[in-house]
Transfer RNA from an Opitutaceae bacterium, 75 nucleotides, folded computationally. The source organism's lineage runs through Bacteria, Verrucomicrobiota, Opitutia, Opitutales and Opitutaceae. Its Rfam family is "tRNA". Its family is annotated with triplet codon-amino acid adaptor activity in the Gene Ontology.
């Protein structure tokens, strides 16, 4: 250059176009002589970015960043 994948909470991931959730982490609490561990329970998010579509978009369409992976040229 060209093709594709992916990007969502601190981290790994999930969600038919219709409430954005799950596990560790984080805090609080129970239980212990304390700690760990188990249990219950609070908290955390402009869903990478601008814009379209739509009654409504994390989900569809277009750019553009950034990650990966595969081809291809040239040095």
């Nucleotide at each position: 250059g060209c093709c594709g994948g992916c990007g969502u909470a601190g981290c790994a991931c999930a969600a038919c176009g219709g409430c954005a959730g799950u596990g560790c982490a984080a805090c609080g609490g129970u239980u212990u002589u304390g700690u760990a561990a188990a249990c219950c329970g609070u908290a955390g998010g402009u869903u990478g970015c601008c814009a379209g579509u739509u009654c409504g978009a994390a989900u569809c369409u277009g750019g553009c960043c950034g990650c990966c992976g595969g081809c291809u040229c040239c040095a």